[in-house]
RNA sequence: GGAGAGCUCCAGGCGGUCGCCGCCCGGCGUACCGGGGGGAGGAAAGUCCGAACUCCAACGGGCAGCAUGCUCGCUAACGGCGAGGCGCGGCAACGCGACGGAAAGUGCAACAGAGAGCAGACCGCCUGGGCUCUCGGAGGCGACUUCGGGAGGUCAGGUAAGGGUGAAAGGGUGCGGUAAGAGCGCACCGCUCCGCCGGCGACGGUCGGAGGCUAGGCAAACCCCAUGCGGAGCAAGACCAAAUAGGGAGGUGGAGUCGCGGGCCGCUCGUCCCGCCCGAGGAAACUCGGCUGCCUCCGGGUAGGUUGCUCGAGGUCGGCGGCAACGUCGAUCCUAGAGGAAUGACCGCACCCCCGCUCGCGGGGGAACAGAAUUCGGCUUACGGAGCUCUCCAGCA
Numbered sequence: 001g002g003a004g005a006g007c008u009c010c011a012g013g014c015g016g017u018c019g020c021c022g023c024c025c026g027g028c029g030u031a032c033c034g035g036g037g038g039g040a041g042g043a044a045a046g047u048c049c050g051a052a053c054u055c056c057a058a059c060g061g062g063c064a065g066c067a068u069g070c071u072c073g074c075u076a077a078c079g080g081c082g083a084g085g086c087g088c089g090g091c092a093a094c095g096c097g098a099c100g101g102a103a104a105g106u107g108c109a110a111c112a113g114a115g116a117g118c119a120g121a122c123c124g125c126c127u128g129g130g131c132u133c134u135c136g137g138a139g140g141c142g143a144c145u146u147c148g149g150g151a152g153g154u155c156a157g158g159u160a161a162g163g164g165u166g167a168a169a170g171g172g173u174g175c176g177g178u179a180a181g182a183g184c185g186c187a188c189c190g191c192u193c194c195g196c197c198g199g200c201g202a203c204g205g206u207c208g209g210a211g212g213c214u215a216g217g218c219a220a221a222c223c224c225c226a227u228g229c230g231g232a233g234c235a236a237g238a239c240c241a242a243a244u245a246g247g248g249a250g251g252u253g254g255a256g257u258c259g260c261g262g263g264c265c266g267c268u269c270g271u272c273c274c275g276c277c278c279g280a281g282g283a284a285a286c287u288c289g290g291c292u293g294c295c296u297c298c299g300g301g302u303a304g305g306u307u308g309c310u311c312g313a314g315g316u317c318g319g320c321g322g323c324a325a326c327g328u329c330g331a332u333c334c335u336a337g338a339g340g341a342a343u344g345a346c347c348g349c350a351c352c353c354c355c356g357c358u359c360g361c362g363g364g365g366g367a368a369c370a371g372a373a374u375u376c377g378g379c380u381u382a383c384g385g386a387g388c389u390c391u392c393c394a395g396c397a
Stems, first nucleotide, its partner, number of pairs: 001393010013349006020039002023036005041369001045380002048378005053233004065229005070084005085099001086097004100224002105222002107218002122163002124159006131152009171189006190213001191211005196205003237307004247298008259276005277290005314333008351366007
């Protein structure tokens, strides 16, 4: 210098002007005015997990369904995190992994291929029979006969070494063996099981023994095993509570030209308008029931208001324990809680980067992603910049 890997931090600073939204104080209560103080994030996002909190349901358990799935730990909990094991990728720093069970059962494997799961003979290799051709020997004058070999078809077998197909063809290499072959036998490597040793464990071992290897892959196929899970969500829920309509209880009135009630108000009066009904019993007064006007009260619920609401499994710093995640102790801090929703804009200075030169001046540029809505713990996704440590390569001294 180049190419990478891991981790951490920041998200612009200062001043001024004009605004926006809550809170407190004052100006009589409102509107409004003045003053003070506060006002987004590392992801506030996606709403993907796990919780707190609240209501509903619920004796307990199971079935179904869903999720998770190496080990040990952390945590309120988790599908999260830390450390480790194993596998895979990378020269490395390091990264990634639904990573339980396929010798319970059922199932799947396109295309290609002879054969795809109690395997398979297409080519090749080997053995045998027969046919054709051919070479050589022997016999015969000759046609021909006979013996041996070779080649090519064909038929019947053997063979999983080799070729070929495939993602995958039933351990690998070598020697022996064989007609040719084959764990058929042997050596080494691998695999499975048992023991021993190390480790809390996953697992590991240069260890010992047994087995020729029987038990190929897929469970993000059904399934089996283990563990977890009741539902809905702050528009949860709680409280206060209009107008109008409707429900319930009580009271009061329901004429014949008088009067009574209502419209009618804090009180009084006139005019005007509306109503003064129905059924049963009774001689009547009246009683009972229905309907209805008015008054009083009660209850449900809507609009609206209040609450839930932000001090919390909280942040920062330090000590101690732990490799770490984290735990614990002490000190210290308070940091939006709003309603369909405020947190902004401009100017100047400093700072950083680029260009130019007269070397301290001029000009230009300067964040990205993104906006809280009950609150936490995570994950994932989006995105600008800075720093530290580590790995590999190249050059120079």
Molecule: Bacterial RNase P class A
Organism: Acidobacteriota bacterium